[in-house]
RNA sequence: AAUGUUUACUUGCCGAAUUCGCAUCAUGCGAAGCGGGGGACGAUUUACUCUGGGGUGGAUCCGUUUAUACGGAAAGAGACCUUAUCCUCUUAACCCGUCAACUAACCUCGUAGGCACGAAGGGAGUAAAA
Numbered sequence: 001a002a003u004g005u006u007u008a009c010u011u012g013c014c015g016a017a018u019u020c021g022c023a024u025c026a027u028g029c030g031a032a033g034c035g036g037g038g039g040a041c042g043a044u045u046u047a048c049u050c051u052g053g054g055g056u057g058g059a060u061c062c063g064u065u066u067a068u069a070c071g072g073a074a075a076g077a078g079a080c081c082u083u084a085u086c087c088u089c090u091u092a093a094c095c096c097g098u099c100a101a102c103u104a105a106c107c108u109c110g111u112a113g114g115c116a117c118g119a120a121g122g123g124a125g126u127a128a129a130a
Stems, first nucleotide, its partner, number of pairs: 011116004018032006033111006044101001052099001053096004060073005075090004080123004085119002
């Protein structure tokens, strides 16, 4: 000097997954905020059942292939906002258990986990200096 590992702090990213309070000293409880599910009349039959169906999520569909894999479309993400622009990346995982379309009142659940910053044009705001 470089590289790797670990710990702490700061600033951020994906995601609903943050903040506060009480108690305990290990963990728990509650509230707010954010997010999800169930659940009428009426209307719809353009939803489902028969071929099972449904939910969270962007994560589905099509084609080729013995399969893997590959290609494409749609969808989604990339540090203020925006762009018919370019570039990069994802296209998972899990749950209910024969059952739920929508749905006011009402009922109920979750508040994890994983990471480290693309470019250009236009716009907005903040800070510093003078």
A computed fold for a 130-nucleotide RNA from Aneurinibacillus danicus, annotated as c-di-AMP riboswitch aptamer (ydaO/yuaA leader). The coordinates come from a structure-prediction model, not an experiment, and the mean pLDDT is 76.